The RNA shown here (c-di-GMP-I riboswitch aptamer) has 75 nucleotides and comes from a Candidatus Bipolaricaulota bacterium.
Its Rfam family is "c-di-GMP-I riboswitch aptamer". Its family is annotated with cyclic-di-GMP binding in the Gene Ontology.
RNA sequence: CCCUGAAAAGGGCAAACCUACAGGAAUGUAGGGACGCAAAUCCACGAGCCCAGAACGGGCGGUCGGGCUGCCAGG
Numbered sequence: 001c002c003c004u005g006a007a008a009a010g011g012g013c014a015a016a017c018c019u020a021c022a023g024g025a026a027u028g029u030a031g032g033g034a035c036g037c038a039a040a041u042c043c044a045c046g047a048g049c050c051c052a053g054a055a056c057g058g059g060c061g062g063u064c065g066g067g068c069u070g071c072c073a074g075g
Stems, first nucleotide, its partner, number of pairs: 002075004012037002017032006035062001042067002045065003048060004
């Protein structure tokens, strides 16, 4: 550096739901809470979905693809 894996060790993240706040909404932030996740870290480039809609626009990375990065073990 590449591939494979999550058995072991140390750990990490946090679905639904509830509360508060923000928002037109999707949804987001914080706390609680764990359905699950070997990148369920991060990034809206492509597809897809959601909100709004005259247009402009916004959101989802735990929908898929892609990019970058990372711990452990084996080859």